[in-house]
RNA sequence: CUCUUAUCGAGAGUGGCGGAGGGAAAUGGCCCAAUGAAGCCCGGCAACCUUCAAGGUAGUUUCUUGAAAAGGUGCUAAUUCCAGCAGGUAGGGAUACCUGAAAGAUAAGGG
Numbered sequence: 001c002u003c004u005u006a007u008c009g010a011g012a013g014u015g016g017c018g019g020a021g022g023g024a025a026a027u028g029g030c031c032c033a034a035u036g037a038a039g040c041c042c043g044g045c046a047a048c049c050u051u052c053a054a055g056g057u058a059g060u061u062u063c064u065u066g067a068a069a070a071g072g073u074g075c076u077a078a079u080u081c082c083a084g085c086a087g088g089u090a091g092g093g094a095u096a097c098c099u100g101a102a103a104g105a106u107a108a109g110g111g
Base pairs, nucleotide, nucleotide: 001111002110003109004108005107006106007105008104013042015041016040017039021032022031023030027083028082029081043076044075045074048072049071050068051067052066053065054064055063080103085100086099087098088097089096090095
């Protein structure tokens, strides 16, 4: 870099360093930020990998439920902040809502 599978409406800071940007990229919105952005550290959250218990299966693989949090990751404003593409519902329209896709993020496995 790419492929497969799963998840993305929940959760998590009155901390320290830092010193101007940030919310993935383009566009349009809407926001956050000197009452301190990014980044780093600490703390925390979660439970993908992991461990344990119970159950299903003749058994293995595997599946379901529950618990744990030492380790590998991840995350820690706003639904992945919202829209953009396709379809649909309501409406005179503006627009609102629903479903799906695309793109993206994370994990596990493969190339």

About this RNA:
SAM riboswitch aptamer (S box leader) from Mesobacillus maritimus, 111 nucleotides, folded computationally. Its mean pLDDT, the model's own confidence on a scale to 100, is 82. Rfam family: SAM riboswitch aptamer (S box leader). About the family: The SAM riboswitch is found upstream of a number of genes which code for proteins involved in methionine or cysteine biosynthesis in Gram-positive bacteria. Its family is annotated with regulation of gene expression in the Gene Ontology. It was read from a public genome assembly, where an Rfam model found it.